[in-house]
RNA sequence: GCAACAGUUCGUUCCAUCGCUCCGCCUUGUGCGGGGAGGAAAGUCCGGGCAACACAGGGCGCCAUACUUCCUAACGGGAAGGCUUCUAUCCGGGAACGGAUGGAAGACAGCGAGUGCCACAGAAAAAUACCGUCAUGACACUUGUGCCAUGAUAAGGGUGAAAACGUGAGGUAAGAGCUCACGCAGCCGGUUCGAGAGUUCCGGCCGGGGCAAACCUUAUGGGUUGAAAGACCAAAUAUACCGGGGUAAGAGGGCUGCCCGCCCAAUCCCGGGGGGUAGGUCGUUAGAUCGUUGCGGCAACGCAGCGGGCAGAUAAAUGAUGGAAACAGUAUGAAGCGGCGCAAGCCAUUGCAUGCGAUGACAGAACCCGGCUUACAGAACUGUUGCUUUU
Numbered sequence: 001g002c003a004a005c006a007g008u009u010c011g012u013u014c015c016a017u018c019g020c021u022c023c024g025c026c027u028u029g030u031g032c033g034g035g036g037a038g039g040a041a042a043g044u045c046c047g048g049g050c051a052a053c054a055c056a057g058g059g060c061g062c063c064a065u066a067c068u069u070c071c072u073a074a075c076g077g078g079a080a081g082g083c084u085u086c087u088a089u090c091c092g093g094g095a096a097c098g099g100a101u102g103g104a105a106g107a108c109a110g111c112g113a114g115u116g117c118c119a120c121a122g123a124a125a126a127a128u129a130c131c132g133u134c135a136u137g138a139c140a141c142u143u144g145u146g147c148c149a150u151g152a153u154a155a156g157g158g159u160g161a162a163a164a165c166g167u168g169a170g171g172u173a174a175g176a177g178c179u180c181a182c183g184c185a186g187c188c189g190g191u192u193c194g195a196g197a198g199u200u201c202c203g204g205c206c207g208g209g210g211c212a213a214a215c216c217u218u219a220u221g222g223g224u225u226g227a228a229a230g231a232c233c234a235a236a237u238a239u240a241c242c243g244g245g246g247u248a249a250g251a252g253g254g255c256u257g258c259c260c261g262c263c264c265a266a267u268c269c270c271g272g273g274g275g276g277u278a279g280g281u282c283g284u285u286a287g288a289u290c291g292u293u294g295c296g297g298c299a300a301c302g303c304a305g306c307g308g309g310c311a312g313a314u315a316a317a318u319g320a321u322g323g324a325a326a327c328a329g330u331a332u333g334a335a336g337c338g339g340c341g342c343a344a345g346c347c348a349u350u351g352c353a354u355g356c357g358a359u360g361a362c363a364g365a366a367c368c369c370g371g372c373u374u375a376c377a378g379a380a381c382u383g384u385u386g387c388u389u390u391u
Base pairs, nucleotide, nucleotide: 001387002386003385004384005383006382007381008380009379010378012325013324014323015322016321017320018319020036021035022034023033024032025031026029038362042373043372045371046370047369048368049367050226051225052224053223062222063221064220065219066218067081068080069079070078071077082108083106084105085104086103087102088101089100090099091098092097109217110216114215115214116211117210118209130157131156132153133152134151135150136149137148139146140145141144165183166182167181168180169179170178184207186205187204188203189202190201193198230282231281232280233279239274241272242271243270244269245268246267247266252264253263254262255261289308290307291306292305293304294303295302296301327360329356330355331354332353333352338347339346340345
């Protein structure tokens, strides 16, 4: 210097004109002034605020989470740490294996509770004898071999993702944790350090196949819905109910058998009136807020001081045109250097000159907030690794 990867920050700027939307002001109109998308506004995955409904208490079930401590309003998020596995380098050991440093990954409680499952292959997938090895017996002969039967054996072969602790020695007919040494893993008791997960050392016991993203067990948490939540105001039309007035030629009910009269009912008009619809207002933008400084903390984060602030639409505004700046990009040109060539010359261009140049990523708020995840042209900075050049 280049490339790749990771992390952090940014993710066009300025001016003019014309619009769109919200707010304020007055002189009320072709008015003036001010505000107007994101780091993810996205996915709607997790948590919370807020709201309505539900809810004595307990149990079963269902869902979620699952090393520890801390942070936080809360979380399945974050920080710090532990352990395991893999890997690079170095060290110790005859080997098995162990240790140190760095990096990466981990749904990282329990299969030493129960049940279940483990394709294909293989004799056997949890107690199994296919080959092999060994013993005994029978038979055969070429007399130490073959073959058959019974038994022993998990050391060797073979199958498999996985085969009944590993290495070495003893032992044995052959073998085997059968015995011993070392190692590994596990359980129990004590012990050092640590707040804890864990860890150090000692003693005893033990040798266990795997799978809980199989049922299950243990522990903890969870009421449901979701801004179309919900609260308020409320037209037209119809109208429960209430009040007043009108109508009746005949027909209804009551006082009363009949007539009159009065009352009720019916119907019409006027007024009141509640619920509900259209519509409107609130919820709804100042909040677990942002920036900065100091202090505390390894950190996530917390406390204190100072300062800042204006999107709020509802079929849904946040745009268009012109000019300027400058980055990437792109086109053309050719000096030096380089490559090719005998040469003339040709090719290429880190950089240079000139022209064009936002055309240029992902993406568009919809109650709010904290996270996570996903998308992203280009620019800057930091780190790691690799290659190359110079000293």
Bacterial RNase P class A from a Bacteroidota bacterium, 391 nucleotides, folded computationally. A source record names the gene rnpB. Its Rfam family is "Bacterial RNase P class A". Its family is annotated with dimeric ribonuclease P complex, ribonuclease P activity and tRNA processing in the Gene Ontology. The family's RNA type in Rfam is ribozyme.